[in-house]
Context: one part of a larger RNA
RNA sequence: GGACGAACGCUGGCGGCGUGCCUAACACAUGCAAGUCAAGGAGAAAAUUUCCUUCGGGGAGUGAUUAAACUGGCGAACGGGUGAGUAACGCGUAGGUAAUCUGCCCUAAUCCCAGACAUAACGUCGAGAAAUCGGCACUAAUAUCUGAUGAGGUACUUCGGUAUCAAAGGCUUCGGCUGGAUUAGGAUGAGCCUGCGUCUGAUUAGCUUGUUGGUGGGGUAACGGCCUACCAAGGCUGCGAUCAGUAGCUGGUCUGAGAGGAUGGUCAGCCACACUGGAACUGAGACACGGUCCAGACUCCUACGGGAGGCAGCAGUGAGGAAUAUUGGUCAAUGGGGGAAACCCUGAACCAGCGACGCCGCGUGUGGGACGAAAGAGCUUUGCUCUGUAAACCACUGUCGGGAGGGAAGAAAAGUCUGUUCAGCAGACCGGGACUGUACCUCCAAAGGAAGGAUCGGCUAACUACGUGCCAGCAGCCGCGGUAAUACGUAGGAUCCAAGCGUUGUCC
Repeated sequence: GGACGAACGCUGGCGGCGUGCCUAACACAUGCAAGUCAAGGAGAAAAUUUCCUUCGGGGAGUGAUUAAACUGGCGAACGGGUGAGUAACGCGUAGGUAAUCUGCCCUAAUCCCAGACAUAACGUCGAGAAAUCGGCACUAAUAUCUGAUGAGGUACUUCGGUAUCAAAGGCUUCGGCUGGAUUAGGAUGAGCCUGCGUCUGAUUAGCUUGUUGGUGGGGUAACGGCCUACCAAGGCUGCGAUCAGUAGCUGGUCUGAGAGGAUGGUCAGCCACACUGGAACUGAGACACGGUCCAGACUCCUACGGGAGGCAGCAGUGAGGAAUAUUGGUCAAUGGGGGAAACCCUGAACCAGCGACGCCGCGUGUGGGACGAAAGAGCUUUGCUCUGUAAACCACUGUCGGGAGGGAAGAAAAGUCUGUUCAGCAGACCGGGACUGUACCUCCAAAGGAAGGAUCGGCUAACUACGUGCCAGCAGCCGCGGUAAUACGUAGGAUCCAAGCGUUGUCC
């Protein structure tokens, strides 16, 4: 000198774009953050119409392709958070997989035949404070099961073949649309393996028994001591094993002429984790943040028998700390899930709020105005010497801020109609914005509402007076202060930056 997710002191007008718990991976009240669906059974209520009525009510229709709940499908493994652990094939880079899987999507081939048993919801009975649970009876499916078929796959094969593995329907204007099963290929995503690179310590020198290799077996989507039985006695290490400490890695970022050094917050890629430890289930995919089970710590409810919970999601609270924001709006756009679609959901996202936290831009007026010149302050050689063209005064301007009016873009879809090759196109219409009456434009009035901070001995730009008297104090270094202090304190003046200026911390 530069830099910062900064903090502190004084000060503070506006806007744009960014950015904001670095500490306790400490504990969390409350709300929200993952649902959705013409597969299915079952099927309300309010309201309303009508019929009957013993005037209590009852039946039927609309409401209703309805709500909530239930079975089932898809999603919930994405998106979002955090950096505790990890010195490792974790990451980076270059390869390999003849050792592999891949839902939805695309392309292609073949098929969707015949039957069956249940069960939830609902009903009823019961247990319990609750969470919830049990019995009985009923019912459906694109839930489940059996049989058939086998283009194709898989296994075996004497290469002739043999064995084995499927499915689901729904809608329809009857043209078809949609869905299901098997297989091949693609796309995408993922698993695994390998070369090289990846912090410090030798005041850590030896380490290892599933350890190193083989055979058989098991296991996995898949290779493999991944696991197991047996056999052999190997394997690593001064090119640093083992142990200990520290740490998520990278693209990048900061600095530097570069080499390098430091760093990894925001954004992006990968990894790991989800109260702590362990485990599997479901599934194309998890050993699963808002799933399950077990153990533990903690918190809460309890009728003491027993139960419930997990913000390192978004807000928010307490605590810790020098220190870090709103319990906001909208799904309008972008994207995601479900759905044929309408649409629903989305604290992803887009916006708004708060903070000079950073960068950038703008303003706080402009021109004229002296008897070198008002008053006041300061100095003083008593001068206009300095404040100082500064003010006053005159003439303007209107950015920002204030008021009034107008007012975008961000929007294309979907829908309707027409035309056509009947599949999407083309045209027309309709329609749609949280931000937001925002940006922007026009008009109005008025210099009005907007300047501070640090420094002035040398380094280092900028000096005098008074006070103090080795006191009080200053200080980055050298050093100032003991009666004439340009170094302390105050004042006047000056210098440097400027909505900031200084201090502290850290890095180059």
About this RNA: This is a predicted structure of a 508-nucleotide part of an RNA (small-subunit ribosomal RNA, 5' domain) from a metagenome. The full RNA is in RNAcentral, with records from SILVA.